[in-house]
RNA sequence: GCCCCCAUCGUCUAGUGGCCUAGGACAUCGGGUUCUCAGUCCGAAAACAGGGGUUCGACUCCCCUUGGGGGUA
Numbered sequence: 001g002c003c004c005c006c007a008u009c010g011u012c013u014a015g016u017g018g019c020c021u022a023g024g025a026c027a028u029c030g031g032g033u034u035c036u037c038a039g040u041c042c043g044a045a046a047a048c049a050g051g052g053g054u055u056c057g058a059c060u061c062c063c064c065u066u067g068g069g070g071g072u073a
C1' cells in the first nucleotide's frame, strides 16, 4: 500500500429499518431496612466515534474520515 472485522451510559454488553425520545449487569448517587457497616430492597443520573447519502422513517443500509484489531508481499 491493499483486503477484512470492530466502534452504543464510567466499564462490559443487548438491540441489524418503525415495537427504541435506546434495554440489562457491574460501578456511581439518593432513599428504606440495620445501633453502625456490609448485604438486601426501591429509585435516579448516565451512551449510539465524526461528516454526508438512501428512505416516509436510520443505532441499524451505503460512502468518506478518525481510532482500534487482524491478514497479505
Stems, first nucleotide, its partner, number of pairs: 001072007010026004018056001028044006049065005
Model confidence (mean pLDDT): 83 of 100. Transfer RNA from a Pirellulales bacterium, 73 nucleotides, folded computationally. Rfam family: tRNA. The family's RNA type in Rfam is transfer RNA. The same sequence occurs in records of 2 taxa. The RNAcentral record of the sequence draws on ENA. NCBI's taxonomy places the organism under Bacteria, Pseudomonadati, Planctomycetota, Planctomycetia, Pirellulales.